[in-house]
The RNA shown here (FMN riboswitch aptamer (RFN element)) has 123 nucleotides and comes from Natranaerobius trueperi. The RNAcentral record of the sequence draws on Rfam and Ribocentre. Taxonomically the source falls in Natranaerobius (Bacteria, Bacillota, Clostridia, Natranaerobiales). It matches the Rfam family "FMN riboswitch aptamer (RFN element)". Rfam describes the family as follows. The RFN element is a highly conserved domain that is found frequently in the 5'-untranslated regions of prokaryotic mRNAs that encode for flavin mononucleotide (FMN) biosynthesis and transport proteins. This element is a metabolite-dependent riboswitch that directly binds FMN in the absence of proteins. In Bacillus subtilis, the riboswitch most likely controls gene expression by causing premature transcription termination within the 5' untranslated region of the ribDEAHT operon and precluding access to the ribosome-binding site of ypaA mRNA.The FMN riboswitch structure, reported in present an FMN-bound six-stem junction, adopts a butterfly-like scaffold, stapled together by opposingly directed but nearly identically folded peripheral domains.
RNA sequence: AUGUACCUUCAGGGUAGGGUGAGAUUCCCGACCGGCGGUAGAGCCCGCGAACUCUUCAAAUGAAGGGUUGAUCCGGUGUAAUUCCGGAGCCGACAGUUAAAGUCUGGAUGGGAGAAGGUAAUU
Numbered sequence: 001a002u003g004u005a006c007c008u009u010c011a012g013g014g015u016a017g018g019g020u021g022a023g024a025u026u027c028c029c030g031a032c033c034g035g036c037g038g039u040a041g042a043g044c045c046c047g048c049g050a051a052c053u054c055u056u057c058a059a060a061u062g063a064a065g066g067g068u069u070g071a072u073c074c075g076g077u078g079u080a081a082u083u084c085c086g087g088a089g090c091c092g093a094c095a096g097u098u099a100a101a102g103u104c105u106g107g108a109u110g111g112g113a114g115a116a117g118g119u120a121a122u123u
Base pairs, nucleotide, nucleotide: 001122002121004120005119006118007117008116009115010114017029018028019027031103032102033092034091035048036047037046038045043090044089052067053066054065055064056063057062072088073087074086075085076084094106095105096104
């Protein structure tokens, strides 16, 4: 150093305050939050994970592969930025609930993109 094998650890945040109501952190005003890799530093550019789903194998937990999967513009600086600065916007799985949820409860003491470290092998 690596198109390699194995092991360990780590790996998601957020409704203040107010209104209506019998009842809402779910509605209304307003508040708040932003996983991982790439790239000029990114929730909204490309890709991945999570969630849903199909096929095959397995039949105890699972394994491999496919499908699907939200949202941004304007100005400025610069070699380079939909990433920085200024301004104005937008988005957010499924199930549950005395009432509709990105933020509450639950699957989840789960899974996981990946990050760091170690051992071995090879060069």